A computed fold for a 71-nucleotide RNA from uncultured Aquimarina sp., annotated as transfer RNA. The prediction has a mean pLDDT of 85. Its Rfam family is "tRNA". Gene Ontology term of the family: triplet codon-amino acid adaptor activity.
[in-house]
């Protein structure tokens, strides 16, 4: 060069087309003599660009990064 697959909270994962869950980690609060568990509350995320649809994380085009394989 070429082919496959991959990209989602700070980190690990889900959602097979109908308002993104979950853990874990932060904060905050209760509780303690202090902590730590344990229990509440609260922030935080779909890799960029365009298509297709009433509606995209999801399908397609492409482009970026990564992982693999083949010349």
């Nucleotide at each position: 060069g070429c082919g496959u697959c991959u990209a989602u909270g700070g980190u690990g994962u889900a959602a097979u087309g109908g308002u993104a869950a979950c853990a874990u980690g932060u904060a905050u609060g209760c509780c303690u003599u202090c902590a730590a568990a344990a229990c509440u509350u609260a922030a935080g995320a779909u890799c960029g660009a365009g298509g297709u649809u009433c509606g995209a994380u999801u399908c397609c085009u492409u482009g970026u990064g990564g992982a693999c394989g083949c010349g």